[in-house]
Molecule: small-subunit ribosomal RNA
Organism: Candidatus Woesebacteria bacterium
RNA sequence: UUUUUUGAGGGUUUGAUCCUGGCCCAGGAUGAACGCUGGCGGUGUGCCUUAGGCAUGCAAGUGGGACGAGCUGUAGCAAUACAGUUAGUCGCGAACGGCUGAGUAUAAAAUAGGAAUCUACCCAAUGGUUCGGAAUACCUCGUCGAAAGACGAGCUAAUACCGGAUGACAUCUUCGGAUAAAAGCGCAUAACUGCGCGCCGAUGGAGGAGCCUAUUUCCCAUCAGGCAGUUGGUAGGGUAAUGGCCUACCAAACCUACGACGGGUAGGGGGUGUGAGAGCAUGACCCCCCAGAAUGGGACUGAGACACGGCCCAUACACCUACGGGUGGCAGCAACUAGGAAUCGUACGCAAUGGACGAAAGUCUGACGUCGCGACACCGCGUGAGGGAUGAAGGUCUUCGGAUCGUAAACCUCUUUUGAUUAAUUAGAGAUAAUUAGUAGAAUAAGUGCCCGCUAACCACGUGCCAGCAGCUGCGGUAAUACGUGGGGCACAAGCGUUAUCCGGAUUUACUGGGCGUAAAGCGUUUCGUAGGCGACUUGUUAAGUUAUUCUUUAAAGACCGGGGCUCAACCUCGGGAAGGGGGAUAAUACUAACUGGUUUGAAAUAUUUCGGGGUUACUGGAACUAUUGGUGUAGGGGUGAAAUCCGUUGAUACCAAUAGGAACUCCAAGGGCGAAGGCAGGUAACUAGGAAUUUUUUGACGCUGAGGAACGACAGCUAGGGGAGCAAAAGGGAUUAGAGACCCCUGUAGUCCUAGCCGUAAACUAUGCUCGCUAGGGAUUGGAUCGUAAGAUUCAGUUCCGUAAGCUAACGCGUUAAGCGAGCCGCCUGGGGAGUACGACCGCAAGGUUAAAACUCAAAGGAAUUGACGGGGACCUGCACAACCAGUGGAGCAUGUGGUUCAAUUCGAGACGAACCGUAGGACCUUACCAAGGUUUGACAUUGCCCUCUUUAGGUCUGUAGAAAUAUGGACUGAUUUUUAAGUAAUUAAAAAAGGGGCAACAGGUGUUGCAUGGCUGUCGUCAGCUCGUGCCGUGGGGUGUUCCCUUAAGUGGGGUAACGAGCGCAACCCCUUUCCCAUGUUAUAUAUCCAUGGGAUACUAUCUCGCCUAGUGCGGGAAGGAAGUGGGGAUGAUGUCAAGUCAGCAUGGCCCUUAUACCUUGGGCGACACACAUGCUACAAUGGAGCCGACAAUGGGUUGCCAAAGAGUAAUCUGGAGCUAAUCCCAAAAACGGCUUCUCAGUGGGGAUUGAGGGCUGCAACUCGCCCUCAUGAACGCGGAAUUGGUAGUAAUCGGAGGUCAGCUAUACUCCGGUGAAUACGUUCUCAGGUCUUGUACACACCGCCUAUAGUAAUAUAGAUUUAGGUAACAACGCGCCAGGCAGUUAUGUCCUCU
Repeated sequence: UUUUUUGAGGGUUUGAUCCUGGCCCAGGAUGAACGCUGGCGGUGUGCCUUAGGCAUGCAAGUGGGACGAGCUGUAGCAAUACAGUUAGUCGCGAACGGCUGAGUAUAAAAUAGGAAUCUACCCAAUGGUUCGGAAUACCUCGUCGAAAGACGAGCUAAUACCGGAUGACAUCUUCGGAUAAAAGCGCAUAACUGCGCGCCGAUGGAGGAGCCUAUUUCCCAUCAGGCAGUUGGUAGGGUAAUGGCCUACCAAACCUACGACGGGUAGGGGGUGUGAGAGCAUGACCCCCCAGAAUGGGACUGAGACACGGCCCAUACACCUACGGGUGGCAGCAACUAGGAAUCGUACGCAAUGGACGAAAGUCUGACGUCGCGACACCGCGUGAGGGAUGAAGGUCUUCGGAUCGUAAACCUCUUUUGAUUAAUUAGAGAUAAUUAGUAGAAUAAGUGCCCGCUAACCACGUGCCAGCAGCUGCGGUAAUACGUGGGGCACAAGCGUUAUCCGGAUUUACUGGGCGUAAAGCGUUUCGUAGGCGACUUGUUAAGUUAUUCUUUAAAGACCGGGGCUCAACCUCGGGAAGGGGGAUAAUACUAACUGGUUUGAAAUAUUUCGGGGUUACUGGAACUAUUGGUGUAGGGGUGAAAUCCGUUGAUACCAAUAGGAACUCCAAGGGCGAAGGCAGGUAACUAGGAAUUUUUUGACGCUGAGGAACGACAGCUAGGGGAGCAAAAGGGAUUAGAGACCCCUGUAGUCCUAGCCGUAAACUAUGCUCGCUAGGGAUUGGAUCGUAAGAUUCAGUUCCGUAAGCUAACGCGUUAAGCGAGCCGCCUGGGGAGUACGACCGCAAGGUUAAAACUCAAAGGAAUUGACGGGGACCUGCACAACCAGUGGAGCAUGUGGUUCAAUUCGAGACGAACCGUAGGACCUUACCAAGGUUUGACAUUGCCCUCUUUAGGUCUGUAGAAAUAUGGACUGAUUUUUAAGUAAUUAAAAAAGGGGCAACAGGUGUUGCAUGGCUGUCGUCAGCUCGUGCCGUGGGGUGUUCCCUUAAGUGGGGUAACGAGCGCAACCCCUUUCCCAUGUUAUAUAUCCAUGGGAUACUAUCUCGCCUAGUGCGGGAAGGAAGUGGGGAUGAUGUCAAGUCAGCAUGGCCCUUAUACCUUGGGCGACACACAUGCUACAAUGGAGCCGACAAUGGGUUGCCAAAGAGUAAUCUGGAGCUAAUCCCAAAAACGGCUUCUCAGUGGGGAUUGAGGGCUGCAACUCGCCCUCAUGAACGCGGAAUUGGUAGUAAUCGGAGGUCAGCUAUACUCCGGUGAAUACGUUCUCAGGUCUUGUACACACCGCCUAUAGUAAUAUAGAUUUAGGUAACAACGCGCCAGGCAGUUAUGUCCUCU
């Protein structure tokens, strides 16, 4: 340089942000199971639970060429021969193969080594194979037994058994020697003999087996000490062999914090899953090793076993029995049963591979090969392909136009995997499979999950915090993309989901690769220090670590790479190569290490100087306090927010003097000093420890840290003995308070003090472990040293502050005294709660301390910072907010509204301020929405289509019957309209159409519901001064800055300053009325001058002068001129937003609901009820007044369905009347308070007028429910109003009348306007309420009407501990006894243990 390989995150704490931190998800995997579904083939795989129990069948036999006998068959007359077969003797095998994982944490496994061993069958080479003998099974006879089986007598064979001979080699040996073998059979041959298979001895090999050593191999220290054959030696025994393997004797060792011993769990490995890797988890199938064969024990045979389908004993279980006694062992293959979420056929064959036996043929083989069952897994194939638009029907949605399912279907053409079927060939033990060639036919073949976000995929309906969903956040309370269904879509696909488990994500145990000031986390301290870990400069040697090369090993399978075989793939097969680990050899020497020699800078010691509340002990001082005694002296003292308990005439408090006692040490005194920390303060002395500076000398790495351990360790507390002035838990009393177990007050005991011991904890904090090195500075200060005359400078060791460089941090902040950059060592943390708790252990006299869990439960808990909101936090400011003043409300009567109650109905809405003379600017009918009764159903009203009718019409007038009316049903008369065409001069006539009427269908209609689906409009904070944006800058970010600060203003108004510069919506101004002036016009006003009216314009802006204050001007205050003086007064005008504020009943409108009724019409009733409560008003309570008579002065408005003059009538309301007026002309229209005169004289009075009776008037179809007015009569409460509370700062309050709208009339005392008369007060901002700005704290954000703590009751759940109670048991274990394999009766019992409450 090139190439290859290689790591993804998201949701959830908040109003928002960054961080910490847990929970959850997306991926892969499985011996799986469950739900829905299911076409085919290949290859694998299939009791994970009870090592529970097992009916039945099979799974180990074979050899007649080792042996005798019986039986059957064939041949033969027979003897006999041949063949087959049965049981027995004998040989080999049965220790393999197959199954399982209970036990086992080291008698095992893996890897690497070793020496003191054995080995049948097999291989190689070698030597031998001779002579004899005695029995026995089978069989025959007999006996016992139910059976299993057993016994006696007799006969017989062998490659069965025994003896003799020989003996290379071998073993033993006293070196002389001694000991130990064998078997035959078959074939050929006339025989000798030959061949084959055997047999015996010994040697070597291969494979197999046994033994020993090292390293590694899970969790618990709430298991810390264990062990007597234990550790070693000597001698012996035993074994194939070493060895305490066993025995005797001797010694007292041995293992252990590098985890012994104990407890729990578990077969180990190759491998498998996952992961970027390091790791983590796992050990099904296949291979290797181990262990086991109902449970426990034991040996026999054999080359090999202490033996799965052998033996003996014991035990449990099961079976047979004639009760005497016997039999059995599926964790082999199938099968059954039980358990469980769950795991298959009582199949075929030895054809292949392999094994046993045999000379062989062959026999046996549930090993194995095949088939069967299961979508259990992996892999492959298919369910058709091409064309086909009227974009069919149908479904769904719809803005009603259409869109979508959708080329999808139908339809046309084509193909035939799979399946069905026919034939042939090949292979195979067969089942069957494969191949080839045909026949018919798109035929036989698609589901599952999901669709709010994470996470690919959206609409409609139903439901209405219900039903339900959910992995996490969460969804559902009437418009649910989250529930259920439908349509559509997304994903995977013969499967798809769910559940369970493992790895990953999780850097969330961090070796790779984390942290500990405040989030979890530095031990209270380390002067003391053990083990351990780490360690200054330098010489040499070694070569342990380290590095390099090489040899060997790490079985195969698996993984990787490259080929090959099944049509591909899965699968199978061949070849190749590692990496990494272990062992051996050789080499290198930078670093570490070991040994060795040296050095001085680390460390220590020494010398000189010095420092300090360092420690211990003894002695001692003054002030204050209290007590006692004495004196002076008299009525209080003390205490508090205010009081009281308390002390005091028996003399207090106060003052003076004396005496006694105990404790603490003013000033100095300073974030100044010392100490490891806790901590240490009057003075003196003694004893004692330590630090620093200087650099004289010495040693020469002697160092740092430090698990366990040791020591110290505030206060409180404990034990024993002293002491006790003051203070003061507990306790008592007084207050406060709803209560007060408190805060306040009066008393007061432990204790505080001393001596000796214990305890061992604190926010023991710098919330910051110790040591060493490095990285800009400035100021202050303590103790030294050097220089300097001094001021001062430099330097070492401490203490401390500021703002800071770099850097770090989530931010806050830290910053040479680090929380920076590095090194060494220790301690500690791993979500919140449960809990620093339970149990156990240790310590303690106790109190308690140290160590230290789990079940269960939540999706958060937490840190820092941001914006708001809030505060009985702070600063500043404003407002009829308080204060000052005036008049009221709350008490009475009445009016009106509301609640409540009542009712057939009392229609509905509005609810702190911001509902309540509000919607309603006017409910007798109507209004009207409510109630009762009676009626109508395309409708009272609109549009469209179809049919009928249309001069016998629509409409109108009169009228009958029923009725309360609406309405129903009749009669008579009258009687049209528009357009075109034709005829006609025209009138008119005829036809067609429109319009109209009737019927049917769409639809009308709804003051029905939702103001929490909405528009619009409105209220409110508030006419408060605020609310924002662009660009820039700062911050990881939320955000900040601007908009803060200073001065000023009514004002974010203006000015100055400023990392900000500008801008927008608000403020102000522009608009209207009023006040002043000017000009013009002059009707109806008029005296034509004024005044008045209409229209237009001007002025005012801190502009001018002057004085004072200050931050020196842009401000504020006073005065002048001036008609008016400081936004002149009033109105309209209402920023961003808040209250899901109000209104679907003003209107509009989405969804839902009713449709012979929730629509429409009519009559009558109701909205007017009445025990009561509230709100807003009117009238009053009187003399500043009431009543009577006389007399004055306005403004704004309204009027033809109207206002109504004069005149007349009536006590009056009103009536008659009719002039005038469509209004500056006429009318309403009298203004009233006021002024003058008279009367009343403090009384429920000539105050007050409610209530009621009688008689009238007016409006109107109608005045009873339910109108107003007049007259006469009646003459209630009420004598100024409790707690509380409202309005008003000037033409205002108060008071007086007038007008208008609505309207037939009126409930108006209401509302909206108009003018008349016309005040008082404001020291001031402490307090109440509301608001604004800045700042501060916060655990609040639904924002203090917030959040949240403790306790008690009740019900329930989970867990732990404690307590109580009931029942069962001697199998095991320990002890004991016995002539000891197996036996036995007992004890251990108020107990261990088991079951249950």